[in-house]
RNA sequence: AUUCGGUCCCCGCGCGGCAGAUGUCCGCGAACCCCGUCAGGUCCGGGAGGAAGCAGCGGUAAGUGGGCCGCUCUGGGUGCCGCGGGAUUGCCGGGUCUG
Numbered sequence: 001a002u003u004c005g006g007u008c009c010c011c012g013c014g015c016g017g018c019a020g021a022u023g024u025c026c027g028c029g030a031a032c033c034c035c036g037u038c039a040g041g042u043c044c045g046g047g048a049g050g051a052a053g054c055a056g057c058g059g060u061a062a063g064u065g066g067g068c069c070g071c072u073c074u075g076g077g078u079g080c081c082g083c084g085g086g087a088u089u090g091c092c093g094g095g096u097c098u099g
Stems, first nucleotide, its partner, number of pairs: 001096007009086006015079002018075004023068006034059004042051003
């Protein structure tokens, strides 16, 4: 000097991990504008009966708290993980040539 490989740098893909969302389980959760049952009382009826229905109770919705894990989705100054591509001033190693 040249060449090959690597490192620093950039891009992409993938894998794992972290966080969040969704999902699922349990709980809480509606004076009335959800459901059921409707004490009391009210209404209709001569009566037998019937009707609507507040409170209460039960169940649930929107929502909310906690746990769980995995199908999925999202995110990063997550990893000194993998692969491919790019760039090549510098650094490291090897080969060849010359001095």